Overview
This is a predicted structure of a 407-nucleotide RNA (Bacterial RNase P class A) from a Candidatus Polarisedimenticolales bacterium. A source record names the gene rnpB. RNAcentral holds the sequence, with entries from ENA. Of the family's consensus pairs, 94% are formed in the model. Its Rfam family is "Bacterial RNase P class A". By type it is a ribozyme.
Formats: sequence, structure tokens, C1' cells
RNA sequence: GAAGUCGGAGAGACGGCCGCUGCGGGGCGAGAUCGUCGAGCCCCGGGGAGGAAAGUCCGAACUCCGCAGGGCAGCGUGCUGGGUAACGCCCAGGCCCGGUAACGGGACGGAAAGUGCAACAGAGAGCAGACCGCCUGUCACGACUCGACCGCGGGUCACCCCGCGGUCGGCCUCACGGCGUGGCAGGUAAGGGUGAAACGGUGCGGUAAGAGCGCACCAGCGCCGGCGGCGACGCCGGCGGCUCGGCAAACCCCACGCGGAGCAAGACCGAAUAGAGGAGCACUCGAGGCUGGCCCGGCCGACGCUCCCGGGUAGGUCGCCGGAGGGCGGGGGAGACCCCGCUCCCAGAGGAAUGGCCGUCACCCCACGCGGGGGGAACAGAAUUCGGCUUACGACCGGCUUCGGCA
Repeated sequence: GAAGUCGGAGAGACGGCCGCUGCGGGGCGAGAUCGUCGAGCCCCGGGGAGGAAAGUCCGAACUCCGCAGGGCAGCGUGCUGGGUAACGCCCAGGCCCGGUAACGGGACGGAAAGUGCAACAGAGAGCAGACCGCCUGUCACGACUCGACCGCGGGUCACCCCGCGGUCGGCCUCACGGCGUGGCAGGUAAGGGUGAAACGGUGCGGUAAGAGCGCACCAGCGCCGGCGGCGACGCCGGCGGCUCGGCAAACCCCACGCGGAGCAAGACCGAAUAGAGGAGCACUCGAGGCUGGCCCGGCCGACGCUCCCGGGUAGGUCGCCGGAGGGCGGGGGAGACCCCGCUCCCAGAGGAAUGGCCGUCACCCCACGCGGGGGGAACAGAAUUCGGCUUACGACCGGCUUCGGCA
């Protein structure tokens, strides 16, 4: 100098004044009262947003509902060991990938159970594939006005076309056979070419040409054995057929886990008014109903007043802050974390408090006349409570590590 990683703290510090909120103590006190209780007001004391209070993504506590047991479906998780109340979180380790390194990332069980997918390019994309190339066999052709070059003339023409002339070539061998070009039938995965991916790599042998076709070494897979490790796994040796591709945050298979809803959960107290039920009184007025074929009779009875019981609305109380709690010290452990002792009480609202002003100073920026001035200071804000994860964040502080340069 560049980089990596862990931790801390986050509208600063001190003082003053004025408020808000709920807690504790004290005083006054409407009113009810045998004691006593007590709306409201005042005073004093101490407390009053966060590292994420956020997203509501996981895991729990707590509450209500459901539940004999088992299975299917559905959802989630998925290397190993540990931590934890629990977890999909954390710690340590293994393997793979990236980085010179410190270090970072990984849904990291199964693809020789099955089904499926693979754009474009390419001949062929899954027990693959002959496009070029290479090789074998066979057939045809190899003196016809055929090809190359030069010169001259013509066609509106340097290139192009036509005609004429010249030079050279058009197979080799007496033959068998060979050579060249093309067609057909096959062989071949070595080479070229396409692709993210083409059925191991290098070398020697082998072959018509080739090929794990054979062999040696290497890589990979499977099985067996030994050693190290609690384990994931690692190292070593042997054997085998010689090679068996990728994707499961595709279906699927395997293993494990999961009942649902959520503090507007839920529990308690409970007016006024209306209605229902019961008791009594008043009125003896009686719409109407029951009994009965009808009448009398009997029973009930709307409307008035008082009292009682149940449910429950408004409202109130609890849940609701002493907790898987914070701080300090000691101990165990590699670490996450655990144990012990001492100590502290640290927001609990309910239309919802946590604020404002002034002074002095600190941090950063700006222009200077060097002493004052101006400006800035993030993300965000409790609502049942914890443990995590993720996301947002101006500026700051500290520890450790790696690599490079210089001395």
C1' cells in the first nucleotide's frame, strides 16, 4: 500500500428551563361509611424506543379449539459431530468450487428403480452418430474435334464469348497388374468440424483402415483388505470388467419432522335501553289463546309498578413485563455454549407517551480577513413475549490475519 475477517457503538457530551407518559411515596379531598374506601388535584423521587423496534421468513413460550391408534395425501428438511427450550439457526469438522493467500461460497441423500428434459449449432444428444476424411470390394471411363498456354481476327469489350493457327499434355506395362476420376455396396469413432456436453488420456503393438482390439502407466467406477478418525471422510494395497455422461430449487424414490388458529389469542367484572324468564303488587279493565259441539265456568294473559336470575353490548380489569432477563467475577469447553457466586429491576401505552427551547463543548464540510461565521449528521421508531434469519443504514472506534514493496 492492497485485501480479508471479527467485534463495539450508533441524532454525540454536560448543564438549565418548560412539557407528555406510566410506577412508587406523601398531602389535600367531592362522595359513600361502624371500621374504612376513595373520583379528582398538587408535590417529591426514580424510569421512558432499536440495532435493526422493520420484513413477518423460520423456531418456540402462552392461549383457545380439535384429538383412541394407524395409514394416504400435502408441506418442509436433507454431508458429519456438537450446541440449544426449539429451529430451516449457531459452532467445529469433512468434501466440492473460487482466490497467490488471509478467506469466501455450496438444498452437499439417491441418476448402473422408473418416467422425463437438453434452446441454438451439428451428420449424430443417449444402450449415439458416417458430413468431410481414411480403408476395402465392385462397375464405368482414360485419342475424343478433350484440356492448358501463346499469337491473330471478330463480337459495342482489358476480364468474357466465337473462329483460325502454333506448342505441350492426355496414362505406365508385351502381359499379369498398377495409377487417376466418378458411381454403387460396405468397414471405420484415430483426424477435421458443431456444441455447455460427442461414450477415458498418453505411448507402443496391431489392422485393409481403425478401434480397450491387446499391453504398460495414469485418471475414474465397483468390490475386498489394512491403517487413522466418534463420524462425514482420508491414506495405502489388491482384484475386476475395461469406462458405465449431465439435470432431482423436473416428476419420483429414500430417511426424518409436522393437528389448526392466533394477544382482535383468551379469562374475569359488567351498566343504560329493549326483549325473554320468575316472584309480588295494582287494575278487576280485559284484545286474544287453551279446555269444550255451544254457553257458563276454569286456566293463561298483552298494557302499569317493584324486585330477582341468566346471557351479553358499551365500558373496565387481567393477560402485560421478574424474564429461556441484564451486568460483574470465577470455572469448564477448540468453539457455539454451559455451570456457579454476587448484584440490578431496566418502556408497558391503548386514538396510542418517549418531546421542545437555550447555553457551553466535541465530529465532518465550506469560504476566508485566523478569529468568528454558515451548513451537515444515516436507516428507522415499541404494541403478547422470547431465540434466529434476512433486508436498510451517513459517519465512527478497536482487535486480528494475508499478500506485495521499502529499510